[in-house]
Context: one part of a larger RNA
RNA sequence: GAUUGAACGUUGGCGGCAGGCCUAACACAUGCAAGUCGAACGGUAACAGCAGGAGCUUGCUCCUGGCUGACGAGUGGCGGACGGGUGAGUAACGCGUAGGAAUCUACCCAGUAGCGGGGGACAACCCGGGGAAACCCGGGCUAAUACCGCAUACGCUCUACGGAGGAAAGAAGGCCUCUAUUUAUAAGCUUUCACUAUUGGAGGAGCCUGCGUCGGAUUAGCUAGUUGGUGGGGUAAAGGCCCACCAAGGCGACGAUCCGUAGCUGGUCUGAGAGGACGACCAGCCACACUGGAACUGAGACACGGUCCAGACUCCUACGGGAGGCAGCAGUGGGGAAUCUUGGGCAAUGGGGGAAACCCUGACCCAGCCAUGCCGCGUGUGUGAAGAAGGCUCUAGGGUUGUAAAGCACUUUCAGUGGUGAAGAAAAGUUGACGGCUAAUACCCGUCAGCCCUGACGUUAACCACAGAAGAAGCACCGGCUAACUCCGUGCCAGCAGCCGCGGUAAUACGGAGGGUGCGAACGUUAAUC
Numbered sequence: 001g002a003u004u005g006a007a008c009g010u011u012g013g014c015g016g017c018a019g020g021c022c023u024a025a026c027a028c029a030u031g032c033a034a035g036u037c038g039a040a041c042g043g044u045a046a047c048a049g050c051a052g053g054a055g056c057u058u059g060c061u062c063c064u065g066g067c068u069g070a071c072g073a074g075u076g077g078c079g080g081a082c083g084g085g086u087g088a089g090u091a092a093c094g095c096g097u098a099g100g101a102a103u104c105u106a107c108c109c110a111g112u113a114g115c116g117g118g119g120g121a122c123a124a125c126c127c128g129g130g131g132a133a134a135c136c137c138g139g140g141c142u143a144a145u146a147c148c149g150c151a152u153a154c155g156c157u158c159u160a161c162g163g164a165g166g167a168a169a170g171a172a173g174g175c176c177u178c179u180a181u182u183u184a185u186a187a188g189c190u191u192u193c194a195c196u197a198u199u200g201g202a203g204g205a206g207c208c209u210g211c212g213u214c215g216g217a218u219u220a221g222c223u224a225g226u227u228g229g230u231g232g233g234g235u236a237a238a239g240g241c242c243c244a245c246c247a248a249g250g251c252g253a254c255g256a257u258c259c260g261u262a263g264c265u266g267g268u269c270u271g272a273g274a275g276g277a278c279g280a281c282c283a284g285c286c287a288c289a290c291u292g293g294a295a296c297u298g299a300g301a302c303a304c305g306g307u308c309c310a311g312a313c314u315c316c317u318a319c320g321g322g323a324g325g326c327a328g329c330a331g332u333g334g335g336g337a338a339u340c341u342u343g344g345g346c347a348a349u350g351g352g353g354g355a356a357a358c359c360c361u362g363a364c365c366c367a368g369c370c371a372u373g374c375c376g377c378g379u380g381u382g383u384g385a386a387g388a389a390g391g392c393u394c395u396a397g398g399g400u401u402g403u404a405a406a407g408c409a410c411u412u413u414c415a416g417u418g419g420u421g422a423a424g425a426a427a428a429g430u431u432g433a434c435g436g437c438u439a440a441u442a443c444c445c446g447u448c449a450g451c452c453c454u455g456a457c458g459u460u461a462a463c464c465a466c467a468g469a470a471g472a473a474g475c476a477c478c479g480g481c482u483a484a485c486u487c488c489g490u491g492c493c494a495g496c497a498g499c500c501g502c503g504g505u506a507a508u509a510c511g512g513a514g515g516g517u518g519c520g521a522a523c524g525u526u527a528a529u530c
Base pairs, nucleotide, nucleotide: 001530002529003528004527006526007525008524009523010522013377014376015375016374017373018372019370020369021335026333027332028331030330031329032328035078036077037076040075041074043071044070047069048068049067050065051064052063053062054061055060056059085288086287087286094213095212096211097210098209099208100207103205104204105203108201109200110199111198112197113196114195116150118148119147125140126139127138128137129136130135156165157164158163170193171192172191173190174189175188179186180185181184214260215259216258221251222250223249226248227247228246229245230244231243232242233241263285264284265283266282267278268277269276270275290311291310292309293308294307313324314323315322316321341367343366344365345364349363350361351360352359353358380410381409382408383407390401391400392399393398414471416466417465418464419463420462424457429451430450431449432448433447434446435445436444474519475518476517477516478515479500480499481498485514486513487512488511489510495502496501
């Protein structure tokens, strides 16, 4: 000099864009942070409508009916493995980079072939019982895209090449060309979405390897599933991953082992570079979710807001037994020099579910607080010598503050008041035309055109008008380094100090004042890195 996730002191007008627990991976009150689908299912607790009935105060109340919109609880599906947080652990194929072969992959895309026919349950519900509660037990009824056989098998798996094994589920909309009853409907047709098997893709994931990846030798030897083989088990998959047997190997001064420290990277800071230091924010990967362990479900977890066991802690209890996990967003206590609101909205972007409408989303978008940082703007402009008054100083003449002020003439950014007012909005929906599908001028899908509607921010940005210089300057320093000097006070005292050093009666070095210098909504100090 540059820099910072900074802190402290003094001061503080506005805006834009960023950033904001670096410490206790300490403990947590409260609310919210993952649901959704009735177009899978049996149903109807609540609300609304409709229909029927009753009471009457004649426009209300009650009852009945899943009939309709819907929908509590339940079965079922998909999602809760993403998104969000943290950096404890980890010196490791963890990360970075370059490769590899023995693998899996829900949803999505493309292809091929199917989607036939049966069965038995269990919730909900009803009945009964236990418990303070959490919840649990017994009996009975029932549906499905839940569960289980049978049939079939292009391809698939196994094979001794003879053969053997293995699937599926429907739902919704529309229609009457064919068939049957004949106003209309389905066992029919058709469309869409689902379903099964398999091939390939895309994206994702698991595994292996070369090289790179901090300090200590005042750590020199380490190792028994240890190193390799054979055979097996296990896994989606290679492998001592695991096991039995056999062999005696394997690593190490090119630093094994041990100890300490640490998430890694793209990058960031500094520097002419080489290098050094760091890894906040943003992005990729990894690890973790009160501590330790374990598996279940599932395409995917050994699972932050799932389960089980153990432990510590907190809470409830009828003492028998139960409940909990903010390193999600806010917020509280504590620790600390130190780090924010228990805010608004799903309008946009994205995610989950759904055919869709839509619902959910503390992701996200916004707002709030903080000069924490960077950047921009303002606190007026011109004129103005009687060089006013006052202050300070003096050789008492003067000098200086100083065009500074006042005065005069202007301007009105920003803030203030009132008004006008974009963009962030495109979709979806609906109407029409055309095209595709089809028996079809239904339905459904696509394209185009018209219409309608959706904004948290928001009293938005921007613009216009109004009034008035009106509301807006401080901080550090002035001995040398280092830009800037005098007076008074003090008297080795009080004090200053980054280094040299100042102070013991004329202190440009202490304290005050006047003046000056430097920066300026900041200025200094401390800490830290180059």

Small-subunit ribosomal RNA, 5' domain from a Gammaproteobacteria bacterium, 530 nucleotides, folded computationally.
The source organism's lineage runs through Bacteria, Pseudomonadati, Pseudomonadota and Gammaproteobacteria.
The sequence was found in a public genome assembly.
Rfam family: Bacterial small subunit ribosomal RNA.